[in-house]
RNA sequence: GCUUUCCUUCGGGGCAGGGUGAAAUUCCCAACCGGCGGUGAUCGAGCGACGCAUACAGGAGCGGAUAACCGCACUGCUUAGCGCAACUCGUUAGUCCGUGACCCGGUUCGAAUCGAAUGGUUGACGCGAUAAACGCAUGAACCUUCUUUACGAAGCGGUGGACCUGGUGUAAUUCCGGGACCGACAGUAUAGUCUGGAUGGGAGAAGGAGAUG
Numbered sequence: 001g002c003u004u005u006c007c008u009u010c011g012g013g014g015c016a017g018g019g020u021g022a023a024a025u026u027c028c029c030a031a032c033c034g035g036c037g038g039u040g041a042u043c044g045a046g047c048g049a050c051g052c053a054u055a056c057a058g059g060a061g062c063g064g065a066u067a068a069c070c071g072c073a074c075u076g077c078u079u080a081g082c083g084c085a086a087c088u089c090g091u092u093a094g095u096c097c098g099u100g101a102c103c104c105g106g107u108u109c110g111a112a113u114c115g116a117a118u119g120g121u122u123g124a125c126g127c128g129a130u131a132a133a134c135g136c137a138u139g140a141a142c143c144u145u146c147u148u149u150a151c152g153a154a155g156c157g158g159u160g161g162a163c164c165u166g167g168u169g170u171a172a173u174u175c176c177g178g179g180a181c182c183g184a185c186a187g188u189a190u191a192g193u194c195u196g197g198a199u200g201g202g203a204g205a206a207g208g209a210g211a212u213g
Stems, first nucleotide, its partner, number of pairs: 002213001003211008017029003031193002033183002035099004043090004050083003056076003061072004094181002103158003107154004112149001115146003119143004126136003163179005185196003
């Protein structure tokens, strides 16, 4: 380091301001938010091959009608300086690929419950036969098996929202610019943002202990 078992901790953000109205954080104008893993041409740090003036880097300025962007001009840097490939570490998508929550279905297990059995045990009364013992055995009780339906647990399956455009470039639905779009259920004046199920569940993240080779 890989595989595997167990434990602990962590594990979701958001209507400012205004309008209408009896009433709206729900409608209207406007505002705000983006779970987890992957990919990621981004960005930063480290290291530093190599390059260094027709090179490299850079904020403000001017032009291309505006932004990104492109060009020009300007500025920086002369080897103890400057820039930087590859590599390493960190970082980078609500809309891409998966996945969680909500909802639906089914399986197994647990426990309760309904009913059934030509199942088992006990066996009042009764009968065999006057009583007991013994035998038979209805009602009843308990057990077993099967079954019905709420409930709980663990897996599994299904459903499940949303992106275009310009730029750069070999390459971008990921970078930069611009403009869009999406967001479970229940409650309530119609809710991504309030309240509730939820002190729940959870993709997963970090750490610890053990086992195996």
This is a predicted structure of a 213-nucleotide RNA (FMN riboswitch aptamer (RFN element)).
The coordinates come from a structure-prediction model, not an experiment, and the mean pLDDT is 77.
Rfam family: FMN riboswitch aptamer (RFN element). Gene Ontology term of the family: FMN binding.